[in-house]
Molecule: Bacterial RNase P class A
Organism: uncultured Marinicella sp.
RNA sequence: UGAGUUGGUUGGGCAAUCGCGGGUACCUUGUGUAUUCGAGGAAAGUCCGGGCUCCACAGGACACAGUGCCGGAUAACGUCCGGGAGGCGCGAGCCUACGGCCAGUGCAACAGAGAGCAGACCGCCCCUCACCUAUCGUUAGGUGAGGGGUAAGGGUGAAAGGGUGCGGUAAGAGCGCACCGCAGCUUUGGUAACAAAGUUGGCAGGGUAAACCCCACUGGGAGCAAGACCAAAUAGGAAAACUUAAGGUGUGGUCCGCACUUGUUUUCGGGUAGGUUGCUUGAGAGCGGCAGCAAUGUCGUCUCCAGAUGAAUGAUUGCCACGAUAUAUCGUACAGAACCCGGCUUACAGACCAACUCGUUUU
Numbered sequence: 001u002g003a004g005u006u007g008g009u010u011g012g013g014c015a016a017u018c019g020c021g022g023g024u025a026c027c028u029u030g031u032g033u034a035u036u037c038g039a040g041g042a043a044a045g046u047c048c049g050g051g052c053u054c055c056a057c058a059g060g061a062c063a064c065a066g067u068g069c070c071g072g073a074u075a076a077c078g079u080c081c082g083g084g085a086g087g088c089g090c091g092a093g094c095c096u097a098c099g100g101c102c103a104g105u106g107c108a109a110c111a112g113a114g115a116g117c118a119g120a121c122c123g124c125c126c127c128u129c130a131c132c133u134a135u136c137g138u139u140a141g142g143u144g145a146g147g148g149g150u151a152a153g154g155g156u157g158a159a160a161g162g163g164u165g166c167g168g169u170a171a172g173a174g175c176g177c178a179c180c181g182c183a184g185c186u187u188u189g190g191u192a193a194c195a196a197a198g199u200u201g202g203c204a205g206g207g208u209a210a211a212c213c214c215c216a217c218u219g220g221g222a223g224c225a226a227g228a229c230c231a232a233a234u235a236g237g238a239a240a241a242c243u244u245a246a247g248g249u250g251u252g253g254u255c256c257g258c259a260c261u262u263g264u265u266u267u268c269g270g271g272u273a274g275g276u277u278g279c280u281u282g283a284g285a286g287c288g289g290c291a292g293c294a295a296u297g298u299c300g301u302c303u304c305c306a307g308a309u310g311a312a313u314g315a316u317u318g319c320c321a322c323g324a325u326a327u328a329u330c331g332u333a334c335a336g337a338a339c340c341c342g343g344c345u346u347a348c349a350g351a352c353c354a355a356c357u358c359g360u361u362u363u
Stems, first nucleotide, its partner, number of pairs: 001359010012320007020038007027030001040334001044345002047343005052223004059256004064219005069083005084098001085096004099214002104212002106208002121154002123150012162180006181203001182201008227277004237268006247261004284303001286301006321332004
């Protein structure tokens, strides 16, 4: 100095005038005065997990759904941290839906001989017969037919029953050997996933489970429009049938259990939906110490930072900053809480910081 990787901060500032919502204090209780606070890192998506409220006193099993290497963190999670294995990258780093195909069932078009406990199309080799050529003879070569052996070479395919080399064979083949690979065992290191070394065995019945499935673990439901209180209004309505121990009701489905219960079914026909609360002090934030590789935990200190309810923080002016530019002027990202919190995913103009990697130049 260029190009990258990872993590983080910010994302316009200042002043004046007018206008909004909450809290506190005061008073003359009034759309009063003063003062103070007032949208986010994602508030978005509604994808997970919970707190909280209710069913409700609420159990078990199955189905169903979710997760899926090991060890930790957490209130919990499908999140996060650390490690292992596989893959990508020169590297810093990044990605993984990462248990099981010897429980079973499927799927892989076409091509190809053959796609699961397979197979001979072109080939290679041997034998027999016929013919031809060469030959003193023996024999050798070529063509055709039949029989047998083979899977090393070629072809098809996404994928073809380990790979490379040497020996061996009529020609080949783990047929044998060496190395690699695969399977088992032992030892060492590690909490473990795993890794390394040694040894035994010619030894690999392929791939696919975000295919059905099997295995392990986890799982009530509905949701602030939950729920509670107050006020008001109407019709605790009418008819028919069945039933007297059967049935019914009980917040995902089925069954069992439990609790409650004189109802069950059908038809017709009404009222309310206003106010208060829930509603913001929290698994809170900031700063610092200690422990830990880290996620995080613990201790101390300090602080209160929106609670609206058809929806509050806006408008105007001036200056400054950055950018563009014709020096007139224009522009300054993504984007607005609605019970709360922990994550994940997505969007984001510009500016800044730190560490690391690779390249170039100079000393």